[in-house]
RNA sequence: CGGGCCGUAGUAUAGUGGCAGUAUAUGUGCUUUGGGAGCACAAGGUUCGAGUUCGAUUCUCGGCGGCCCGA
Repeated sequence: CGGGCCGUAGUAUAGUGGCAGUAUAUGUGCUUUGGGAGCACAAGGUUCGAGUUCGAUUCUCGGCGGCCCGA
C1' cells in the first nucleotide's frame, strides 16, 4: 500500500427492516447463626457520521478501531 472479516450491557454471545434477548458479573430482597450455594427482582448496551425507508442493530457509502491474508 491492496484485499477480506468483525464492532450489540463490565465480560462473552444471539438477533436477515417493526418491543434488543441469553449466560455470567454487579445491586437489593428471601433463605442461613454467619459465609457460600440457591431463588426472586432491578439497573445496565447496538463504534461514529451520512444516505435509503413510514420505520435501520439489520440495507448502502464513508470514517475510526481490531483481527487475518498478500505485497
Molecule: transfer RNA
Organism: Candidatus Zambryskibacteria bacterium RIFCSPHIGHO2_01_FULL_46_30